The part of an RNA shown here (large-subunit ribosomal RNA, domain IV) has 356 nucleotides and comes from Chlamydiales bacterium SCGC AB-751-O23.

[in-house]
Context: one part of a larger RNA
RNA sequence: CUCUUGUUAAGGAACUCGGCAAAUUGUCCCCGUAACUUCGGGAGAAGGGGAGCCCCCAUUUGUGAUUACUCUUGCAGUAUGAGCAUGGGGGGGCCGCAGAGAAACGACCCAGGCGACUGUUUAUCAAAAACACAGCACUAUGCGAACCCUUUUGGGGAAGUAUAUGGUGUGAUGCCUGCCCAAUGCUAAAAGGUCAAAAGGAGGUGUUAGAACUUCGGUUCGAAGCUCCGAAUUUAAGCCCUAGUGAAUGGCGGCCGUAACUAUAACGGUCCUAAGGUAGCGAAAUUCCUUGUCGGGUAAGUUCCGACCUGCACGAAUGGCAUAACGAUCUGGGUGCUGUCUCAACAAGAGGCUCG
Repeated sequence: CUCUUGUUAAGGAACUCGGCAAAUUGUCCCCGUAACUUCGGGAGAAGGGGAGCCCCCAUUUGUGAUUACUCUUGCAGUAUGAGCAUGGGGGGGCCGCAGAGAAACGACCCAGGCGACUGUUUAUCAAAAACACAGCACUAUGCGAACCCUUUUGGGGAAGUAUAUGGUGUGAUGCCUGCCCAAUGCUAAAAGGUCAAAAGGAGGUGUUAGAACUUCGGUUCGAAGCUCCGAAUUUAAGCCCUAGUGAAUGGCGGCCGUAACUAUAACGGUCCUAAGGUAGCGAAAUUCCUUGUCGGGUAAGUUCCGACCUGCACGAAUGGCAUAACGAUCUGGGUGCUGUCUCAACAAGAGGCUCG
């Protein structure tokens, strides 16, 4: 010097990103206990008091010695209640710094964000606000069910039957969940348009027995067969078309003017759209400008809490807003407590270093 511990004057978070770490609290009994609340909780809320040993007093419970009486004379019954043990209560006394004398053994409170909760997760840097969840909704499925695994069978679903099973989304509970079907999906309908393979075969291509012509080189025509192409016509789903559908994928405007101070605009005009964001919330886990402005808390507050609304770029099951309880969650404040610090000191153990 490093590590692991212990103690510390005065102060007590001034340390620090942050009370990280440490300290405080801690057991049992008694008293007492707020807001809020889903009436269960919150709650061990908070906050107080007591606890050792000895003696005495009355008392609880257990056991039941002894003695007396009775008769049906029995291993009988009734009454008595010593002694011992036991539980709490009252009074007095004793010792120490200290009586839950060691060890084990909650610090607490206030406010807010998120997630209702218990639970699950990145075995080996993340335990969370992520996942799940009960509840809610939509959707598919009538049973040889839908769906899934294998595909030849077969199996799961299910030895179930729509109060069932599968899929999707949301995520307790409370109050609610607005407008748009133009686009993209899905569902339904079948009038019309388009349309595959297939059927069909009008018509044609190539080849040539042969025929005609010939300058004898060849040219033209050309049946049957074989070969290839192939029109009309018949024709499914799908698509186009029509309608519905948002707890389907999704979307939810701009400009100008106007009130008797000013400012603002309940109001009006106009353009565009499928429709122009409703309730609620809002500088928010969302706000760039921004440390917005005001208030609270501090002597002093880019964080925090309460408001305002100018929402760059909240918003209603990709749920909106509240919410008791819960959380090794995140944020801000306070009480207590402390070597975190002012500012370091000493001690014990282990290691290092120096000398031998």
About this RNA:
The organism belongs to Chlamydiales, within Bacteria. The full RNA is in RNAcentral, with records from ENA and SILVA.